[in-house]
The prediction has a mean pLDDT of 80. Predicted 3D model of a 265-nucleotide RNA (Bacterial large signal recognition particle RNA) from a Chloroflexota bacterium. Rfam family: Bacterial large signal recognition particle RNA. The family's RNA type in Rfam is non-coding RNA gene.
RNA sequence: UCGUGCUAGACGGGGAGCUGGCGGUGCCCUGUACCCGCAAUCCGCCAUAGCGGGGUCGAAUUCCCCCCAGAGGACUUAGCACGUGCGGGACUGUCGAGGUCUGAAGGUGUUGAAGGGCGGGUCCUGCGCGGCAGGAGCCUCCGAACCCCGCCAGGUCCGGGAGGAAGCAACGGUAAGGAGUCCCUCCUGGGUGCCGCAGGGGCGCCUGCCCGGAGCCGGAGGGCCCGAACAAGCCGUGCGGUGCGGUUCGAAGGGGGGUGCACGA
Numbered sequence: 001u002c003g004u005g006c007u008a009g010a011c012g013g014g015g016a017g018c019u020g021g022c023g024g025u026g027c028c029c030u031g032u033a034c035c036c037g038c039a040a041u042c043c044g045c046c047a048u049a050g051c052g053g054g055g056u057c058g059a060a061u062u063c064c065c066c067c068c069a070g071a072g073g074a075c076u077u078a079g080c081a082c083g084u085g086c087g088g089g090a091c092u093g094u095c096g097a098g099g100u101c102u103g104a105a106g107g108u109g110u111u112g113a114a115g116g117g118c119g120g121g122u123c124c125u126g127c128g129c130g131g132c133a134g135g136a137g138c139c140u141c142c143g144a145a146c147c148c149c150g151c152c153a154g155g156u157c158c159g160g161g162a163g164g165a166a167g168c169a170a171c172g173g174u175a176a177g178g179a180g181u182c183c184c185u186c187c188u189g190g191g192u193g194c195c196g197c198a199g200g201g202g203c204g205c206c207u208g209c210c211c212g213g214a215g216c217c218g219g220a221g222g223g224c225c226c227g228a229a230c231a232a233g234c235c236g237u238g239c240g241g242u243g244c245g246g247u248u249c250g251a252a253g254g255g256g257g258g259u260g261c262a263c264g265a
Base pairs, nucleotide, nucleotide: 001265002264003263004262005261006260009057010056011055012030013029014028015027020046021045022044023043024042034054035053036052037051038050063258064257065256066255067254068253072249073248074247075246076245079244080243081242082240083239084238085237086236087235088234091233092232094228095227096226098225099224100223101222102221106217107216108215115211116210117209118208119207120206121205122204123200124199125198126197127196128195129193130192132189133188134187135186136185137184139180140179141178142177148173149172150171156165157164158163
C1' cells in the first nucleotide's frame, strides 16, 4: 500500500416551549434523512441524560473536532422610524375688526390735491300758503193726523141783523231730524308739500364759492411686538412591539484538521 472480517460510530440537525436538568412526543425552521412500540390531566432518563425490539452501513463524500456563513427562532426597547395615550405652550405654523413699521396693484389730482375760510342742504321747532281728511255753516230736497205757522172750503159757535170768533181737511211753509251738493265760509288734525318766511342745530354725509399750489385716497404682501387656542408640527412622558438596530441560539451549505483492531498478501 492492497484485500478480507470486525469494532467505535452513524443512519438527520436546529429553535422556542416544557423541565431542577437532559432527550423525546406535539409546534416552527431547514430539506429528504432505516423500521416497529411508548408519551402533554405527558413519556423516558440523570451529566455516559429517550427507553425497548429489529435492520443496514461502517473507518470515511457518510464518524469526530474547529472555523466561515447564515434560513429561522427567542430576548430586548438604550437608539431611529411607525402607531397610540396624556401633558406642555418655548419654537414653527394657524388664528385676531389687536398694536407698530413698510407699503404693491388700483383710483384720483394743474379741467387744481392736502390744508384753510365763507355758505347751502340733509335734522328740529314755529308761522304762512297749498293739498288731504273730518266736522259745522251756507245751498237744495224731504220732513208734524191734534198738542207748529199762514190761509182756512165745508161744517160749528155768538148775534135780530150787519157782522164777528175759534178752527179740521186740502193747499203753502217750517222745527227737530234725514238725504244730497261739494262751489263758498269757519274750525280741527297729520309719518301732508322738489312751496315760502323765521329761529335753532351742527358728529357724519352731499354740495357751491374763495384762498392755496402738489399731492391725496387706497391697502395686497411682508417684518417685528402682543394675545389666544392646542386641531398640525414640535417638546416632555408613558404604552405597543410592526420595521431597522442590539443580544443570543443556530439548520442546510463551504473550508481545514483528526480517528481504530485482527488476519492474509